[in-house]
This is a predicted structure of a 73-nucleotide RNA (transfer RNA) from Stentor coeruleus. RNAcentral holds the sequence, with entries from Rfam. The prediction has a mean pLDDT of 84. Its Rfam family is "tRNA". Rfam classes the family as a transfer RNA. The organism belongs to Stentor, within Eukaryota.

RNA sequence: GCCUGCUUAGCAUAGUGGUUAUUGUAUUCGUCUCGUAAGCGAAAGGUCGCGGGUUCAAAUCCCGCAGUGGGCU
Numbered sequence: 001g002c003c004u005g006c007u008u009a010g011c012a013u014a015g016u017g018g019u020u021a022u023u024g025u026a027u028u029c030g031u032c033u034c035g036u037a038a039g040c041g042a043a044a045g046g047u048c049g050c051g052g053g054u055u056c057a058a059a060u061c062c063c064g065c066a067g068u069g070g071g072c073u
Base pairs, nucleotide, nucleotide: 001072002071003070004069005068006067007066010025011024012023018056027043028042029041030040031039049065050064051063052062053061
C1' cells in the first nucleotide's frame, strides 16, 4: 500500500428499515439473615465510534474518516 471482519450501557452481548434498543454481569436500593455472602425483587446506566448521504422513517442500507483484529505484498 491492497483486501477483509469488527465498533451498541463499566464489561460482555442480541437486534438484517417501523412498538419505549435485548440479555447477562457489575453498580445502587429493598427483601431474606444474629451478621455477611448466596438467593429473590426493583432501580439507575446508551448522543448505537465520528461526519455526510438515501428514505415518510436508519443501530440496521450507501460513502468518507477514526480505532481495532486478520490476511496479502